[in-house]
Overview: This is a predicted structure of a 345-nucleotide part of an RNA (small-subunit ribosomal RNA, central domain) from a metagenome. The coordinates come from a structure-prediction model, not an experiment, and the mean pLDDT is 84.
Context: one part of a larger RNA
RNA sequence: UUGGGUUUAAAGGGUGCGUAGGCGGCGUAAUAAGUCAGUGGUGAAAGCCGGCAGCUCAACUGUCGAGUGCCAUUGAUACUGUUAUGCUUGAGUACAGACGAGGUAGGCGGAAUUUAUGAUGUAGCGGUGAAAUGCAUAGAUAUCAUAAAGAACACCUAUAGCGAAGGCAGCUUACUAGGCUGUAACUGACGCUGAGGCACGAAAGCGUGGGGAGCGAACAGGAUUAGAUACCCUGGUAGUCCACGCUGUAAACGAUGAUGACUCGAUGUUGGCGAUAUACCGUCAGCGUCCUAGCGAAAGCGUUAAGUCAUCCACCUGGGGAGUACGCUGGCAACAGUGAAACUC
Numbered sequence: 001u002u003g004g005g006u007u008u009a010a011a012g013g014g015u016g017c018g019u020a021g022g023c024g025g026c027g028u029a030a031u032a033a034g035u036c037a038g039u040g041g042u043g044a045a046a047g048c049c050g051g052c053a054g055c056u057c058a059a060c061u062g063u064c065g066a067g068u069g070c071c072a073u074u075g076a077u078a079c080u081g082u083u084a085u086g087c088u089u090g091a092g093u094a095c096a097g098a099c100g101a102g103g104u105a106g107g108c109g110g111a112a113u114u115u116a117u118g119a120u121g122u123a124g125c126g127g128u129g130a131a132a133u134g135c136a137u138a139g140a141u142a143u144c145a146u147a148a149a150g151a152a153c154a155c156c157u158a159u160a161g162c163g164a165a166g167g168c169a170g171c172u173u174a175c176u177a178g179g180c181u182g183u184a185a186c187u188g189a190c191g192c193u194g195a196g197g198c199a200c201g202a203a204a205g206c207g208u209g210g211g212g213a214g215c216g217a218a219c220a221g222g223a224u225u226a227g228a229u230a231c232c233c234u235g236g237u238a239g240u241c242c243a244c245g246c247u248g249u250a251a252a253c254g255a256u257g258a259u260g261a262c263u264c265g266a267u268g269u270u271g272g273c274g275a276u277a278u279a280c281c282g283u284c285a286g287c288g289u290c291c292u293a294g295c296g297a298a299a300g301c302g303u304u305a306a307g308u309c310a311u312c313c314a315c316c317u318g319g320g321g322a323g324u325a326c327g328c329u330g331g332c333a334a335c336a337g338u339g340a341a342a343c344u345c
Base pairs, nucleotide, nucleotide: 004316005315006314007299008298012313014200015199016198017197021193022192023191025087026086027085028084029083030082031081033080034079035076036075037074038073039072040071041070042069049065050064051063052062053061054060090190091187092186093185094183095182096181097180099178102176103175104174105173106172107171108170109153113149114148115147116146117145118144119143120142124135125134161168162167205246206245207244208243209242210241214240215239219235220234221233222232257312258311259310260309261308262307265290266289267288268287269286270285271284272283273282274281294301295300318345319344320343327338328337329336330335
């Protein structure tokens, strides 16, 4: 490089937006760059290959042909390209309607927990497999009242919904984004993908300033044990929360890239629309379950494909060494990105 692959064997980028590039709907006309055909030129000689002749044959010699290609020219016009013009089904817009934990900022709420104060009240409480550390006569635990604080939102709650992904849940207000359905009014291919790039990106972590109820790495003590740097218990600092800034990684998973087309059925459910007295029903867009063909090494997938095709991107090439070393880039750091080889089996 060809070929083959990427759910689980190595392999889909964490997700989106988008530059270059690649690819691109239905007609008509022009052009003739790609494409196809003819002709001419060139393609030195030798050599190679094929044919013929000579030498008994070969080597050898001679001769004819061929020569992917390039240039010019004359044509062809289906396809691709370019130009012009048109179309509406792709894409978008408008209007109307409903939908949802989609996002951001503010306000409010009750339950619980802890703490403080006061009251009642007296000897234990707490914890465990059993205990002890711990708390408690300086009055704990328990009960009641009042107050404060921070964090999380029981029931509703679902095999529900929304979001590109990460993710999103008390109630309410403001601002804001979205897909869906209906109408078929408008634009008229405006599209798909997307190397670099930019943005977003759980948790933990970092910086500055707040906050700190509960929980709780580290740490301390008590147990357990042969030991116990653990599991269990009593405490408890960072952190968890807020604002702003960084980090940029996860089994970031459906371990399944995006878009479009086509291909047997059954069923549940969410949001619309249309029928119907209601229901059964039809249709569009989602989310699930089962299954035919087909596919698959099998497990399984199966209109939400891992089926049949097309376009574009990303990635894989035996195990270990190693996601390491070195260099470079980014970062405050922690680290992240890129990413080998020797050697070895």